[in-house]
The prediction has a mean pLDDT of 81. A computed fold for a 74-nucleotide RNA from an uncultured Erysipelotrichaceae bacterium, annotated as transfer RNA.
Parts: sequence; C1' cells; structure tokens
RNA sequence: GGCGAGGUAGCUCAGUUGGCUAGAGCAAUCGGUUCAUACCCGAUAGGUCGAGAGUUCGAAUCUCCCUCUCGCUA
Repeated sequence: GGCGAGGUAGCUCAGUUGGCUAGAGCAAUCGGUUCAUACCCGAUAGGUCGAGAGUUCGAAUCUCCCUCUCGCUA
C1' cells in the first nucleotide's frame, strides 16, 4: 500500500429489512433482607450510538469522507 472485521452506558455486548422513548448482563448508588457482611430481591442514575456531511417524513441502521483498533496479504 491492498483487502476484511469492528468503534453503542464505567466494562462485555445485543439492536432483525430505517419506524416512533436506544436495551441486556456485570459494575455504581439507594432501599429491602441479615446481629453483621456476602448471596438474593427491588429501584435509580449513567448514552448527542467514534467525528463531520448527505439521502429521507424519519438514521445506531443507507451513502460519502475523516479518524482509531484488530486481522490477513504484499
């Protein structure tokens, strides 16, 4: 240099053929339970979906460009 995969919550990830409010588990905080801690149960908070632009009534999802990570290849 060429090709491919990926970037979504603090971490690991899901998100179907574009559709209404973006989710799960773990972690955090608060509460319940306990003599107490852990386990367990409940609730809450936490995201401009890597940056920018475009298409569309509507974009995490489609298109363009940039950027970062990983793999293959020369």